The part of an RNA shown here (small-subunit ribosomal RNA, central domain) has 348 nucleotides and comes from an uncultured bacterium.
[in-house]
Context: one part of a larger RNA
RNA sequence: CUGGGUGUAAAGGGUGCGUAGGUGGCAUGUUAAGUUAGAUGUGAAAACCCAAGGCUCAACUUUGGGAUUGCAUCUAAAACUGGCAAGCUAGAGUGCAGGAGAGGAAAGUGGAAUUCCUAGUGUAGCGGUGAAAUGCGUAGAUAUUAGGAGGAACACCAGUAGCGAAGGCGGCUUUCUGGACUGUAACUGACACUGAGGCACGAAAGCGUGGGUAGCGAACAGGAUUAGAUACCCUGGUAGUCCACGCCGUAAACGAUGAAUGCUAGGUGUUGGCCCUUACGGGGGUCAGUGCCGAAGUUAACACAUUAAGCAUUCCACCUGGGGAGUACGUUCGCAAGAAUGAAACUC
Numbered sequence: 001c002u003g004g005g006u007g008u009a010a011a012g013g014g015u016g017c018g019u020a021g022g023u024g025g026c027a028u029g030u031u032a033a034g035u036u037a038g039a040u041g042u043g044a045a046a047a048c049c050c051a052a053g054g055c056u057c058a059a060c061u062u063u064g065g066g067a068u069u070g071c072a073u074c075u076a077a078a079a080c081u082g083g084c085a086a087g088c089u090a091g092a093g094u095g096c097a098g099g100a101g102a103g104g105a106a107a108g109u110g111g112a113a114u115u116c117c118u119a120g121u122g123u124a125g126c127g128g129u130g131a132a133a134u135g136c137g138u139a140g141a142u143a144u145u146a147g148g149a150g151g152a153a154c155a156c157c158a159g160u161a162g163c164g165a166a167g168g169c170g171g172c173u174u175u176c177u178g179g180a181c182u183g184u185a186a187c188u189g190a191c192a193c194u195g196a197g198g199c200a201c202g203a204a205a206g207c208g209u210g211g212g213u214a215g216c217g218a219a220c221a222g223g224a225u226u227a228g229a230u231a232c233c234c235u236g237g238u239a240g241u242c243c244a245c246g247c248c249g250u251a252a253a254c255g256a257u258g259a260a261u262g263c264u265a266g267g268u269g270u271u272g273g274c275c276c277u278u279a280c281g282g283g284g285g286u287c288a289g290u291g292c293c294g295a296a297g298u299u300a301a302c303a304c305a306u307u308a309a310g311c312a313u314u315c316c317a318c319c320u321g322g323g324g325a326g327u328a329c330g331u332u333c334g335c336a337a338g339a340a341u342g343a344a345a346c347u348c
Base pairs, nucleotide, nucleotide: 003320004319005318006317007302008301012316014201015200016199017198021194022193023192025088026087028085029084030083031082033081034080035077036076037075038074039073040072041071042070048066049065050064051063052062053061054060091191092188093187094186095184096183097182098181103177104176105175106174107173108172109171110154115149116148117147118146119145120144121143125136126135162169163168206247207246208245209244210243211242215241216240220236221235222234223233258315259314260313261312262311263310266293267292268291269290270289271288272287273286274285275284276283277282297304298303321348322347323346330341331340332339333338
């Protein structure tokens, strides 16, 4: 000496479930695989190191010792790791009793608004912009009243509020259904953590088949603007946006922060439980979340700070100068679009 890292410099997989593997609580007995000690054998010679000797010295060389860190066998030890046996309850799970929630799926249903249709009133404008024009309107628009049709989204409540693994989830009702939390301590008795491959889920856009289409609106058309205007602005408007089924599998899929466990000052909000107390205003305690401010500590700084980026342990993923390049080639997947895996020459 036996790497250093991953919030922003290169680097955390989009997320979960889980196989192999890796790792694993308390205590007893046993075993002796790992481990430790001793012995024996072997570890060729030369080389190397040490001490002597021989060439006048040295290089060189001779002799002796060491070393050869290893392997095998035998004997012994039993703390730790492992195996086996029988236990424990603090981890994990089940039960019982509760309250909370835009968690998911299906069916039904409500009101406001936009658009369209019909009818009434009514008359010359409406609309739009920086200003205009295209556009709509005497075949009666805009405005207003009544009735009807249809689709999509759910104002207020609404909250660094809630739920979900993530993506994400918001009118109301019903049915089916997943998870978390709190209290209790009846039951199981380490059943746990992580997780290469694998499987499942996965916004928007896009694709296939069939529906639907109110508003919005890529493409497209026209009007403006401009030197030009393949844009920004305006008038229209097709795919799409919506539904069912199937595919795609990517995002600044972000907390740009993998998962789990334990430990390490406080203060102050807030959500869901439980306990104690009370002058019923409140106060105190304790779990689980969600914010802000801050000590120690960390950090290049910014900042993080019991929701860690602190102190430790376990497992997985990933990084190793910029460009070339997430490209080429090959392979796998996909209907396609493309996705995944993923170089090199060359150059600075």
Background
The RNAcentral record of the full RNA draws on ENA and SILVA. The coordinates come from a structure-prediction model, not an experiment, and the mean pLDDT is 88. It matches the Rfam family "Bacterial small subunit ribosomal RNA".